[in-house]
c-di-GMP-I riboswitch aptamer from a Steroidobacteraceae bacterium, 88 nucleotides, folded computationally. The model forms 95% of the base pairs in the Rfam consensus.
RNA sequence: CGCUUGAAGAGGCAUACUCAUCGAAAGGUGGGGACGCAAAGCUUCCGGUCUACGGGCAUGUCGGGCCUAGGAUAGCGGGGUUGCCGGC
Numbered sequence: 001c002g003c004u005u006g007a008a009g010a011g012g013c014a015u016a017c018u019c020a021u022c023g024a025a026a027g028g029u030g031g032g033g034a035c036g037c038a039a040a041g042c043u044u045c046c047g048g049u050c051u052a053c054g055g056g057c058a059u060g061u062c063g064g065g066c067c068u069a070g071g072a073u074a075g076c077g078g079g080g081u082u083g084c085c086g087g088c
Stems, first nucleotide, its partner, number of pairs: 002088003006085001012037002017032006035075001041081003045078003048073003054068004
């Protein structure tokens, strides 16, 4: 330098739940906490899933219902991209 994705170690991340906070919500961020993770680093390009403020639709009769992502999820999967240790 290239390839590999993995037995161990160092080190790293942090589910549920919870407190604070932001948000209409899904959910995010910070503290606590660890279910797990070899990319559980980054990125919505593709598919999926969640939500529906706003917008739209019809019906209906005042309870609300349905559709919609431009919102969210990278710890749902794939792709892209960067990288530690080990191995070759």
Model confidence (mean pLDDT): 80 of 100. The source organism's lineage runs through Bacteria, Pseudomonadati, Pseudomonadota, Steroidobacterales and Steroidobacteraceae. Rfam family: c-di-GMP-I riboswitch aptamer. Gene Ontology term of the family: cyclic-di-GMP binding.